Transfer RNA from a Candidatus Altimarinota bacterium, 72 nucleotides, folded computationally.
It was read from a public genome assembly.
It matches the Rfam family "tRNA". Rfam describes the family as follows. Transfer RNA (tRNA) molecules are approximately 80 nucleotides in length.
The coordinates come from a structure-prediction model, not an experiment, and the mean pLDDT is 80.
RNA sequence: GUCCCGGUAGUUCAAUGGAUAGAACAAAGGACUUCUAAUCCUUAGAUCUAGGUUCAAUUCCUAGCCGGGAUA
Numbered sequence: 001g002u003c004c005c006g007g008u009a010g011u012u013c014a015a016u017g018g019a020u021a022g023a024a025c026a027a028a029g030g031a032c033u034u035c036u037a038a039u040c041c042u043u044a045g046a047u048c049u050a051g052g053u054u055c056a057a058u059u060c061c062u063a064g065c066c067g068g069g070a071u072a
Stems, first nucleotide, its partner, number of pairs: 001071007010025004018055001027043005048064005
């Protein structure tokens, strides 16, 4: 250089073009407990960037950025 895969919450992962973008763990607050742990309830938190297609894009297309792999 070329080709392939990936980029969503603090972390690990879901989401068949129409859902309030969801779960677990973590965080904060509360309940329980003599205290702690465990358990239960609640809350906040995210689509890599820029264009395009579409009534509608996390999803499809193009370019770029970042990470991984293959190849000489």